[in-house]
RNA sequence: CUGUGCUAGAUGGGGAGUUAGCGGUGCCCUGUAACCCGGAAUCCGCUAUACCGGGGUCGAAUUCCCACCCGAGGGCUUAGCGGUCGUUUGACUUCGACGGUUAAGCAGCGUUGAGGGUCGGGUCCUGUACAACGUAAGCCUGUGAACCCCGUCAGAACCGGAAGGUAGCAGCGGUAAGCAUAAUUUCUUAUGUGCCGUGGGAGUGCUUGGCUGGAGUUGGCUGCUGAGGCCAAUCCCGAGGAAAGAGGGAUCGAAGACAGGUGCACAG
Numbered sequence: 001c002u003g004u005g006c007u008a009g010a011u012g013g014g015g016a017g018u019u020a021g022c023g024g025u026g027c028c029c030u031g032u033a034a035c036c037c038g039g040a041a042u043c044c045g046c047u048a049u050a051c052c053g054g055g056g057u058c059g060a061a062u063u064c065c066c067a068c069c070c071g072a073g074g075g076c077u078u079a080g081c082g083g084u085c086g087u088u089u090g091a092c093u094u095c096g097a098c099g100g101u102u103a104a105g106c107a108g109c110g111u112u113g114a115g116g117g118u119c120g121g122g123u124c125c126u127g128u129a130c131a132a133c134g135u136a137a138g139c140c141u142g143u144g145a146a147c148c149c150c151g152u153c154a155g156a157a158c159c160g161g162a163a164g165g166u167a168g169c170a171g172c173g174g175u176a177a178g179c180a181u182a183a184u185u186u187c188u189u190a191u192g193u194g195c196c197g198u199g200g201g202a203g204u205g206c207u208u209g210g211c212u213g214g215a216g217u218u219g220g221c222u223g224c225u226g227a228g229g230c231c232a233a234u235c236c237c238g239a240g241g242a243a244a245g246a247g248g249g250a251u252c253g254a255a256g257a258c259a260g261g262u263g264c265a266c267a268g
Stems, first nucleotide, its partner, number of pairs: 001268006009058003012030004020047005035055005064261002069256001073252002076249003081245001084242002087239002090236001093233002096230001098226003102223001104222003107218003116212008124201005130194002134189001137186002141180003149174004157166003
């Protein structure tokens, strides 16, 4: 130096999380060559030699070990950056609502007479007259007194010589007190009834009529103006909040690239 056969070792790795710690299943990233079977998140197996058990392949080098470089990606962090969302103080502007002896425009009314002035009336309150309705009483009619009401008084009684007279029950008629009744009428009395009646009062509002007067008036809409913590919208200032993004910091770090290191046996 070459060949043959072995062994160490390799047969993915990493991040977060979990864990006293290590690794694995699971989640995420990378890689595409990264073996197969069983087990495992209410976890599985281990102890700094750190998955457990079984099987297969490669095997001392492009494949194993270590270092430097590079750096996919992950989580941590950042009073800062540019945005997004939402909360809130303040200020400004505006919208709507509110007010105005506002009246420019429109509109309405107006010489078939505006606003104004003046007089009167109705509506309102109250008294009264009248009517209606209700109440009570009278009048009319009827009934109604054994006797203590009237008239007439049969019979009967009494007085008288007689003529006649007296008192008087029943009956009849009438009447008083009382009772009953429909209508009419008279009178009394009452009110949350009514009224072209009459008197007094009130008078903000509404309505109506006469006289006067002689051209405006109303303030509905738009506009003008005012007050604004009545309502709402956009933006701005300030405060603080939420989830992400880019960047920075440190950290872990796959693949890649480069450089170095590293067995045994036999034969030639």
Predicted 3D model of a 268-nucleotide RNA (Bacterial large signal recognition particle RNA) from a Candidatus Zixiibacteriota bacterium. Model confidence (mean pLDDT): 76 of 100. Its Rfam family is "Bacterial large signal recognition particle RNA". Rfam describes the family as follows. The signal recognition particle (SRP) is a universally conserved ribonucleoprotein involved in the co-translational targeting of proteins to membranes. Of the family's consensus pairs, 90% are formed in the model. It was read from a public genome assembly, where an Rfam model found it.